[in-house]
Context: one part of a larger RNA
RNA sequence: UGACGGGGGCCCGCACAAGCGGAGGAGCAUGUGGCUCAAUUCGAUGCAACGCGAAGAACCUUACCAGGGCUUGACAUAUAGCUGCACGCCCCGUGAAAGCGGGGAAGCCUUCGAGGGUGCUAUACAGGUGCUGCAUGGCUGUCGUCAGUUCGUGCCGUGAGGUGUUGGGUUAAGUCCCGCAACGAACGCAACCCCUGUGUUUAGUUGCUAGCGUGGGUGAUGAGCCCGCGCGCACUCUAGACAUACCGCCCGUGUAAGCGGGAGGAAGGUGGGGAUGACGUCAAGUCAGUAUGGCCCUUAUGCCCUGGGCUGCACACGUGCUACAAUGGCCGGUACAGUGGGAUGCAAUACCGCGAGGUGGAGCCAAUCCCCAAAACCGGCCUCAGUUCGGAUUGGAGUCUGCAAUUCGACUCCAUGAAGUUGGAUUCGCUAGUAAUGCCGUAUCAGCUACGACGGCGUGAAUACGUUCCCGGGCCUUGUACA
Numbered sequence: 001u002g003a004c005g006g007g008g009g010c011c012c013g014c015a016c017a018a019g020c021g022g023a024g025g026a027g028c029a030u031g032u033g034g035c036u037c038a039a040u041u042c043g044a045u046g047c048a049a050c051g052c053g054a055a056g057a058a059c060c061u062u063a064c065c066a067g068g069g070c071u072u073g074a075c076a077u078a079u080a081g082c083u084g085c086a087c088g089c090c091c092c093g094u095g096a097a098a099g100c101g102g103g104g105a106a107g108c109c110u111u112c113g114a115g116g117g118u119g120c121u122a123u124a125c126a127g128g129u130g131c132u133g134c135a136u137g138g139c140u141g142u143c144g145u146c147a148g149u150u151c152g153u154g155c156c157g158u159g160a161g162g163u164g165u166u167g168g169g170u171u172a173a174g175u176c177c178c179g180c181a182a183c184g185a186a187c188g189c190a191a192c193c194c195c196u197g198u199g200u201u202u203a204g205u206u207g208c209u210a211g212c213g214u215g216g217g218u219g220a221u222g223a224g225c226c227c228g229c230g231c232g233c234a235c236u237c238u239a240g241a242c243a244u245a246c247c248g249c250c251c252g253u254g255u256a257a258g259c260g261g262g263a264g265g266a267a268g269g270u271g272g273g274g275a276u277g278a279c280g281u282c283a284a285g286u287c288a289g290u291a292u293g294g295c296c297c298u299u300a301u302g303c304c305c306u307g308g309g310c311u312g313c314a315c316a317c318g319u320g321c322u323a324c325a326a327u328g329g330c331c332g333g334u335a336c337a338g339u340g341g342g343a344u345g346c347a348a349u350a351c352c353g354c355g356a357g358g359u360g361g362a363g364c365c366a367a368u369c370c371c372c373a374a375a376a377c378c379g380g381c382c383u384c385a386g387u388u389c390g391g392a393u394u395g396g397a398g399u400c401u402g403c404a405a406u407u408c409g410a411c412u413c414c415a416u417g418a419a420g421u422u423g424g425a426u427u428c429g430c431u432a433g434u435a436a437u438g439c440c441g442u443a444u445c446a447g448c449u450a451c452g453a454c455g456g457c458g459u460g461a462a463u464a465c466g467u468u469c470c471c472g473g474g475c476c477u478u479g480u481a482c483a
Stems, first nucleotide, its partner, number of pairs: 001483002003480003007477007015467002019430005026322008034313002042053002064308007073125001077124006085117001089104006108116002127297002130295003136291001138286003141282001143280001148187006154163003167178003193274004198243007207233002211231008246268001249262005324423001328382006340371003345364002350359003389420001394415007436459007
């Protein structure tokens, strides 16, 4: 100087407490360990591995296994030689295919220098998801969006080093103020960036429809209501510009920084959310994303193909979904979104089917057309039961995608109807448009194991006395047989 302490002081955080909902028990989904296997490819392993790499394992992917094949190679560059002309196409045999063997037809361009292109042979070489993340780059996780980490000059100390950065206040903050042998500065904090909340303005098509005109339906040739067209751009909305918030104003308090209250205001003290991650720590993770040193393989550890495996099941753990019901289940009726996506794409009206779906195809390269809500609300049935709860499992019949659903897809219908009556010790998330709950969209993608991931909107709470205790962290101080 650090680190550590079941030392002390001060402070913070869904850390505890106060609450709400979960996990741990059940079934299923998914990942992992283990076991098994010809193979169950590889990596990730306390927090910070385990719905992780994987934003899609039937073939492909695919790296694994078995078998069948190829050897300048599936791919790149260069040289030399040869052959003809391209490459390629057709046929036959063999074969699971890849491949191998045989036959046939047709037959390049050109400035005529032989060059370009192509094939074969040969040689340099290619190739390797082989090893080492403890040789590396790059990227990432984590402490932690915690408030810290340093430097120049000066001063102090023999020196390591100290000071500054400590102290008194204050803050979300090394934020700011005051003081001080320090004075300044850098990386961090904050602000500048994006979204959202209010207003003004500009612009009105595909958006909007107050007003005006007009056509149609219904009503009674009325009123009203509904549908449409035109004018219109008021309003909503869209998307550009600008404004707005600063403790600015008032009161109190304080030397100040600031703090408490109030007014005005759409918003008040960082308005809400995001992006942004200092010096460093963990020889943290990744040689399998790519790059890359070294080592290793070279008729194989490279390459192609068929089939299998990655989905295997006495078991154990993590993360989720569905439930155990009446704040519910079922039936009927009836409203209201936003993010997004759409061309061998999204697909309406209509028809067929109980349904998955099929037929068909209006419209739409999309503010125009399409995909397109559920919980909620209204009415009825069920009346506390292993049930009209729950839906696993199994049998049968189907639909769709795809060369192909046996291993191993999703979905539908009929039948079947298991465990489960709120879950031990223990443990997780969350402080407001949050938790909880309901549905929708997208990427990947032929299809799908999505109950996952990332977004969107609807409905919408409870609680926080407080900091004694548990966990993690910051500052000061103290002890130390530790470095």
A computed fold for a 483-nucleotide part of an RNA from a metagenome, annotated as small-subunit ribosomal RNA, 3' major domain. Model confidence (mean pLDDT): 82 of 100. RNAcentral holds the full RNA, with entries from SILVA. It matches the Rfam family "Bacterial small subunit ribosomal RNA".